SAM riboswitch aptamer (S box leader) from Melghirimyces profundicolus, 117 nucleotides, folded computationally.
RNA sequence: UCCUUAUCGAGAGUCGGGGGAGGAACCUGGUCCGAUGAUCCCGCGGCAACCUCUUAUUUUUCCAAAAAUAAGAACGGUGCCAAUUCCAGCAGACUGUUCCAGUUUGGAAGAUAAGGA
Numbered sequence: 001u002c003c004u005u006a007u008c009g010a011g012a013g014u015c016g017g018g019g020g021a022g023g024a025a026c027c028u029g030g031u032c033c034g035a036u037g038a039u040c041c042c043g044c045g046g047c048a049a050c051c052u053c054u055u056a057u058u059u060u061u062c063c064a065a066a067a068a069u070a071a072g073a074a075c076g077g078u079g080c081c082a083a084u085u086c087c088a089g090c091a092g093a094c095u096g097u098u099c100c101a102g103u104u105u106g107g108a109a110g111a112u113a114a115g116g117a
Base pairs, nucleotide, nucleotide: 001117002116003115004114005113006112007111008110013044015043016042017041018040022033023032024031027089028088029087030086045081046080047079050077051076052073053072054071055070056069057068058067059066060065085109090106091105092104093103094102095101096100
């Protein structure tokens, strides 16, 4: 870098230091954040439970062991801590009254994890 699978309406910073202009992935439109110092980096703190670990049950199994489900833990590997992935963009369905607007389902793109190439 690519592929597969799962998840993405929940949760968590009015902290200290650095730095100094844009930032919210990309493009378009909207809407926000930002010199009362954002984004970002370091430290500390926290959230969550993908991997991990524990227990119980069931199934497979000669055994060893494996798988599924449920409950729990948070030492360890990651991740995350403005706004639904901030919203829309593409396609379908439905509702309203035509342009159009709204609701909803799916897709695309993206993010994270686990596995693989």
The source organism's lineage runs through Bacteria, Bacillati, Bacillota, Caryophanales and Melghirimyces.
It matches the Rfam family "SAM riboswitch aptamer (S box leader)". About the family: The SAM riboswitch is found upstream of a number of genes which code for proteins involved in methionine or cysteine biosynthesis in Gram-positive bacteria.
It was read from a public genome assembly, where an Rfam model found it.